[in-house]
Transfer RNA from a Holophagaceae bacterium, 77 nucleotides, folded computationally.
It matches the Rfam family "tRNA". Rfam describes the family as follows. Transfer RNA (tRNA) molecules are approximately 80 nucleotides in length.
The coordinates come from a structure-prediction model, not an experiment, and the mean pLDDT is 81.
Order: sequence, then structure tokens, then C1' cells
RNA sequence: GCGCCCAUAGCUCAGCUGGAUAGAGCAUCAGGCUUCGAACCUGAGGGUCGGGCGUUCGAGUCGCUCUGGGCGCACCA
Repeated sequence: GCGCCCAUAGCUCAGCUGGAUAGAGCAUCAGGCUUCGAACCUGAGGGUCGGGCGUUCGAGUCGCUCUGGGCGCACCA
């Protein structure tokens, strides 16, 4: 330098063919339970879907571009 893949909550990940309010587990907080704690039960908060632009009535999902990460190939006087 070229190609491919990935980026969604603090962490790990879902999200069907583009469709209405983006979810789960863990973690955190509050309450319950307990002599206390752990475990367990109930509830709550937490998201610019990496940034920007575009296509569309409608984008987490499609296209372009940039950023970051991973892999392969090439170059290596």
C1' cells in the first nucleotide's frame, strides 16, 4: 500500500427480510429476605447504535467517507 471482518448500556452480547417505544445477562443503585453478609426475590437508573454525509415514507440494519481495532496479502534497496 491492497483486501476482508468488527464497532449497539460500565462489561459480554442479541436485534429476523429496513417498520412503530433498541433489548438480555452481569455489574451499579434502592427495597425485600437475613442476627450481619453472601446467595436469592422485586424494582429502578443507565444508549449520540464509533463520527459525518447520503438513499428511503421510514436506517442499529443499505451506500459513501473518516476514526479506532483485528486478520490476510504485498513491499522490505